[in-house]
RNA sequence: CAUUAUUCCCCGGGGGGCUGCGCCUGAGCAGCUGAGAGGUAGCUGAGGCUACGACCCGUUUGAACCUGAUCCCGUUAGCACGGGCGGAGGGAGGGAGCGGUGUCCACAG
Numbered sequence: 001c002a003u004u005a006u007u008c009c010c011c012g013g014g015g016g017g018c019u020g021c022g023c024c025u026g027a028g029c030a031g032c033u034g035a036g037a038g039g040u041a042g043c044u045g046a047g048g049c050u051a052c053g054a055c056c057c058g059u060u061u062g063a064a065c066c067u068g069a070u071c072c073c074g075u076u077a078g079c080a081c082g083g084g085c086g087g088a089g090g091g092a093g094g095g096a097g098c099g100g101u102g103u104c105c106a107c108a109g
Base pairs, nucleotide, nucleotide: 001102002101003100004099006097007096008095009094010093011058012057013056014055017032018031019030020029021028023047039052040051041050042049043048065090066089067088071084072083073082074081
């Protein structure tokens, strides 16, 4: 100097499904899968929004997540799950420390 693993700091990206019941007298209760399925506060006449938290992810093989997609096959009560689409198209990074590997230079023996 290059590359790579890891830790910390700061910054950033992302999702919140399915089933049953209930509810406009407010966003609930129970169960399932999952890292996470709404924990806290506030707002809103409604299947919601905002902030913070938790969780996951941050560069070209980044599969966090989004699009295609109200997709196709299997499977399930349904979601989930397996396979396909498909390494397709998109997708959020800087700093510091420490270690490994490689290369070069200098000095000493």

Predicted 3D model of a 109-nucleotide RNA (TPP riboswitch aptamer (THI element)) from Sphingomonas sp. TF3.
Model confidence (mean pLDDT): 78 of 100.